[in-house]
Molecule: Bacterial RNase P class A
Organism: Anaerolineae bacterium
RNA sequence: CAGGUUGGUCGGGUGAUCGCGGUCGUGCUCAUGCACGCUCGAGGAAAGUCCGCACUCCACAGGGCGCGGCGCCGGGGAAACCCCGGGAUGGAGUAAUCUAUCGGAAGGGCCACAGAAACAUACAGCCGCGCAAGCGGCGAUGGUGAAAAGGCGGUGUAAGAGACCACCGGCGUUCACAGCAAUGUGAACGGCCAGGCAACCCCCGCCGGGAGCAAGGUCAAGCAGAGACAACGGAGCGGCCCGUUCCUUUUUGUCUCGGGUAGACUGCAUAGAUAGAUGAUCACCGAAGCAGGCUGGCAGGGAUGAAGUCUUCGGAUGUAAACCUGUGCAACUUGCUUUACAGAAUGCGGCUUAUAGAUCAACCUGAGGC
Numbered sequence: 001c002a003g004g005u006u007g008g009u010c011g012g013g014u015g016a017u018c019g020c021g022g023u024c025g026u027g028c029u030c031a032u033g034c035a036c037g038c039u040c041g042a043g044g045a046a047a048g049u050c051c052g053c054a055c056u057c058c059a060c061a062g063g064g065c066g067c068g069g070c071g072c073c074g075g076g077g078a079a080a081c082c083c084c085g086g087g088a089u090g091g092a093g094u095a096a097u098c099u100a101u102c103g104g105a106a107g108g109g110c111c112a113c114a115g116a117a118a119c120a121u122a123c124a125g126c127c128g129c130g131c132a133a134g135c136g137g138c139g140a141u142g143g144u145g146a147a148a149a150g151g152c153g154g155u156g157u158a159a160g161a162g163a164c165c166a167c168c169g170g171c172g173u174u175c176a177c178a179g180c181a182a183u184g185u186g187a188a189c190g191g192c193c194a195g196g197c198a199a200c201c202c203c204c205g206c207c208g209g210g211a212g213c214a215a216g217g218u219c220a221a222g223c224a225g226a227g228a229c230a231a232c233g234g235a236g237c238g239g240c241c242c243g244u245u246c247c248u249u250u251u252u253g254u255c256u257c258g259g260g261u262a263g264a265c266u267g268c269a270u271a272g273a274u275a276g277a278u279g280a281u282c283a284c285c286g287a288a289g290c291a292g293g294c295u296g297g298c299a300g301g302g303a304u305g306a307a308g309u310c311u312u313c314g315g316a317u318g319u320a321a322a323c324c325u326g327u328g329c330a331a332c333u334u335g336c337u338u339u340a341c342a343g344a345a346u347g348c349g350g351c352u353u354a355u356a357g358a359u360c361a362a363c364c365u366g367a368g369g370c
Base pairs, nucleotide, nucleotide: 001366002365003364004363005362006361007360008359009358010357012285013284014283015282016281017280018279020041021040022039024037025036026035027034028033043341047352048351050350051349052348053347054346055212056211057210058209062242063241064240065239067208068207069206070205071204072086073085074084075083076082087102088101089100090099091098092097103203104202107201108200109197110196111195123142124141125138126137127136128135129134150168151167153165154164155163169193170192171190172189173188174187175186176185177184178183216266217265218264219263225257226256227255228254229253230252231251233247234246235245236244286339287338288337289336290335291334292333293332295330296329297327298326299325300324301323308317309316310315
């Protein structure tokens, strides 16, 4: 200097004129309202509506089943499918780094196709007997496949095979060390070597009522009810049961037909709208991109080397300039274009997605210089 990785910050500014919404003040108006003045007026994600909580109602308020969610270790946190750090297995990258997954295989079930066979087999093949057909042995060799009785070297065998042996790998048990732990390292023993799948059923542990600001609260307005069915029952909870509370046959529920109202205030906030405001124009500046001018730097030419110095006068050595060409490498300047994603609606904590560009820090790789 270039590229990359990770983490953060900003994400246009100023002025003028006109316009919009709110609070407050002043004036006018019978009232509704109107005018003027000061002042305030959208984000890092306001988006998605995926998760949690506050808050509200069901409701005075439980237990169980069922259903749903989570699942390595430590810590944070009100909680979260959240955040930080660590562990194990796998993948990408030279690397910094990024990324997927994470309790359990006792029971049930599944492993398509291919292949002879997918909880243990014999297709090809090897060996033995036999004239042959065939019978018996094998699971080392070959093939199929994601996966077919762990690997290498031997012993052994009719031919083989962890059948046996040494070493290695995996697994299990015990011990030691490190660590809070998940786990890691080492040693000893054991031929244990027959797998995978639980975002299949399932088992274990922990957690969980429901609905949601169009939740709710207050006021106003407005009627017109009729019929059928069910019941010692009905209502209350997403489903069921128990329990419990309230109402109770002039009750309650379901269904059919018919009629009326749907307005205002509040919930509501340092913006608080309610068809939903924060905008438009002009000027200047900032940032980015493109094109040009000019000056400097750099590279090449000038330079097959002027000058200077030395000289055995053959030469050797040796530093430039004017000028020309190229070049965004830098400053200044001119013109044009652009200025990301995007828009509050109860609030807060997360996650996910979108984002022109500017900037800071650390780390990795490459090239060059000291």